[in-house]
């Protein structure tokens, strides 16, 4: 070298869970040319040579076993970054809102004169007048006392001898208080009254006029510069799910290099 029989081995492996810790049923990957019967999640076998019992097929290499690479997938980290909810803060040259400055821009206004400067008048207060309405008192007119008002007092009554004398009702006249109209003038009060007159006073808010002068004024938008206000967003801080990247981890599968026997007969 060839043959034959046989051994060890192998006939799926991971991930996570779960467990003292290991395999395993169930979950997921991943694979198949890749065996069967039983058992099993408040489980089920085992203890570092960790599934257990039974049966079967292959077998020293495509196939079994070690090293490198690559490498599905899980699972961990909370470094990074971003997304959605969430609970806070008010210190951020932020947005948004408010005031204030400042004028670069723009706008309005200004030689038909800008701000400022100096003068006048209003508008405010105050005193007085005139005026206007208004009311009141005076006047005027009329009314108005059964007796306790006035004059005159018929009849009647008193008093006298008498001449006369007296009171005095009703009537008529006539006034008081009051009342009821009128009110041209007079006299007081009042007044959300006046294109009205006169005198102080005040004040630079605002309106107008004038005078010299001769170029700015002004601050609505935008710029910038300060104080605030708010918590919608932005932005910080927490904490939560989710998603990429990182980094650690096991790691199937695939490549590739290597490594493994016993017996006999020729």
């Nucleotide at each position: 070298c060839c043959g034959u029989g046989c051994u060890a081995g192998a006939c799926g492996g991971g991930g996570a869970g779960g467990u003292a810790g290991c395999g395993g049923u169930g979950c997921c990957c991943u694979g198949u040319a890749a065996c069967c019967c039983g058992c099993a999640a408040u489980c089920c076998g085992c203890u570092a040579u960790a599934g257990c019992g039974g049966g079967g097929u292959u077998g020293a290499a495509u196939c079994c076993c070690c090293g490198c690479c690559u490498g599905a997938g899980g699972c961990c980290g909370u470094c990074u970054u971003c997304c959605u909810g969430u609970g806070g803060g008010g210190c951020c040259u932020g947005g948004c809102c408010g005031c204030c400055g400042u004028a670069a821009g723009u706008g309005g206004u200004g030689a038909c004169g800008a701000g400022g400067a100096c003068u006048g008048g209003g508008u405010c207060c105050u005193g007085c007048g005139c005026a206007a309405c208004g009311g009141a008192a005076a006047c005027c007119c009329g009314c108005g006392a059964a007796c306790c008002c006035c004059g005159u007092c018929a009849g009647g009554c008193c008093c006298g001898g008498g001449a006369g004398g007296g009171a005095g009702c009703a009537g008529c006249g006539g006034u008081a208080a009051g009342u009821g109209g009128g009110c041209a003038c007079u006299u007081c009060c009042g007044u959300g009254u006046g294109c009205c007159g006169c005198g102080g006073g005040g004040c630079u808010a605002c309106c107008u006029g004038g005078u010299a002068g001769g170029a700015g004024c002004u601050g609505g938008c935008u710029g910038c510069g300060g104080c605030g206000a708010u918590a919608c967003c932005g932005c910080c801080c927490g904490g939560a799910g989710g998603g990429a990247g990182c980094g650690g981890u096991c790691g199937a599968g695939g490549g590739u290099g290597g490594g493994u026997g016993c017996a006999c007969g020729g």
A computed fold for a 266-nucleotide RNA from a Bacillota bacterium, annotated as Bacterial large signal recognition particle RNA. Its Rfam family is "Bacterial large signal recognition particle RNA". The family's RNA type in Rfam is non-coding RNA gene. RNAcentral holds the sequence, with entries from ENA. Taxonomically the source falls in Bacillota (Bacteria, Bacillati). It is recorded under the gene name ffs. The prediction has a mean pLDDT of 76.